[in-house]
RNA sequence: CGGGUGGUGGCGCAGCCCGGUAGCGCACUAGGCUGGGGGUCUAGGGGUCGCAAGUUCGAAUCUUGUCCACCCGA
Numbered sequence: 001c002g003g004g005u006g007g008u009g010g011c012g013c014a015g016c017c018c019g020g021u022a023g024c025g026c027a028c029u030a031g032g033c034u035g036g037g038g039g040u041c042u043a044g045g046g047g048u049c050g051c052a053a054g055u056u057c058g059a060a061u062c063u064u065g066u067c068c069a070c071c072c073g074a
Stems, first nucleotide, its partner, number of pairs: 001073007010026004020057001028044006050066005
């Protein structure tokens, strides 16, 4: 320098191909059961999707640029 894969709540991931307004598990908060811990049940909070721009009525999803990590090649 070229190519590929990945980046989504605190953590691990799905959703992307085929655009319709973001979900699951764990964790966290409050409460119930329990003498307490642990466990379990119920309710709740938290992310506008690495960043920027474009297309569109509408973008996590499509397009372009760019940053980071890993892999391959030179």
Predicted 3D model of a 74-nucleotide RNA (transfer RNA) from Flavisolibacter sp. RNAcentral holds the sequence, with entries from ENA. The prediction has a mean pLDDT of 84. The organism belongs to Flavisolibacter, within Bacteria. Its Rfam family is "tRNA". Its family is annotated with triplet codon-amino acid adaptor activity in the Gene Ontology. Rfam's curators write: Transfer RNA (tRNA) molecules are approximately 80 nucleotides in length.